[in-house]
């Protein structure tokens, strides 16, 4: 330098062919349960979806450039 894959709450992931208020697990907070803790139960907060442009009535999803990580080729 070229090619491919990935970047989504604190962490790890899903989101298939563009359209519901972006979902799950763990973690966190509150309440219940306990003598207390753990477990269990109920509820809750938390994501400008890597950045900037573009397409579209509408973008996490499509297109372009760039940034970051990984793999391969040279």
């Nucleotide at each position: 330098g070229g090619g491919c894959c990935g970047g989504u709450g604190g962490u790890c992931c899903a989101g298939c062919c563009g359209g519901c208020a972006a979902g799950g697990a763990c973690g966190c907070c509150u309440c219940c349960u306990u003598g207390a803790c753990a477990u269990g139960g109920a509820g809750g907060a938390g994501a400008u979806c890597g950045a900037c442009g573009g397409u579209u009535c509408g973008a996490g999803c499509c297109c372009g450039u760039c940034c970051c990580g990984g793999c391969c080729c040279a």

RNAcentral holds the sequence, with entries from ENA. The RNA shown here (transfer RNA) has 74 nucleotides and comes from a Thermoplasmata archaeon. NCBI's taxonomy places the organism under Archaea, Methanobacteriati, Thermoplasmatota, Thermoplasmata. Its mean pLDDT, the model's own confidence on a scale to 100, is 81. It matches the Rfam family "tRNA". Gene Ontology term of the family: triplet codon-amino acid adaptor activity. By type it is a transfer RNA.